Transfer RNA from Brochothrix thermosphacta, 72 nucleotides, folded computationally. It matches the Rfam family "tRNA". It is annotated as a transfer RNA. The coordinates come from a structure-prediction model, not an experiment, and the mean pLDDT is 82.
Order: sequence, then structure tokens, then C1' cells
RNA sequence: UGAGAUAUAGCUCAAUGGUAGAGCAACGCACUGUUAAUGCGUAGGUUACAGGUUCGAGUCCUGUUAUCUCAG
Repeated sequence: UGAGAUAUAGCUCAAUGGUAGAGCAACGCACUGUUAAUGCGUAGGUUACAGGUUCGAGUCCUGUUAUCUCAG
């Protein structure tokens, strides 16, 4: 310098253009000699950033940024 991939909850990852979810973690309650385990529940999101298309965008298009891979 060129090509490609990835970016979503604290972490690991889902989500066919039509209500943003799961597991783990956190918090509360139940359970009990106590903790752990288990069960039930709650909270947690500017879907990297900026635009565009669309009735509607996490998803499609363009640019930017960051990280990774390959080539030189």
C1' cells in the first nucleotide's frame, strides 16, 4: 500500500427488512444451622461512528474508525 473478515448487554454469542434475545456474570426473593448448589424473578442496549435506500434497517448501500487475517 492492496484484498478480505469482524464490531449487538459487564463477558461469550444469536436475531429471514417487521416487538433487539439467550447463556454466563450482577441484583432481589425462596430454599437452610451457614455458605454453596438449586428454583423463581428483576435490572442492564446510542446494535462502533456518520450518511443513504425503504412505510419500516442490527440486517441492504456508501464513507469513516478500531481490531484481526492474507498478499507485497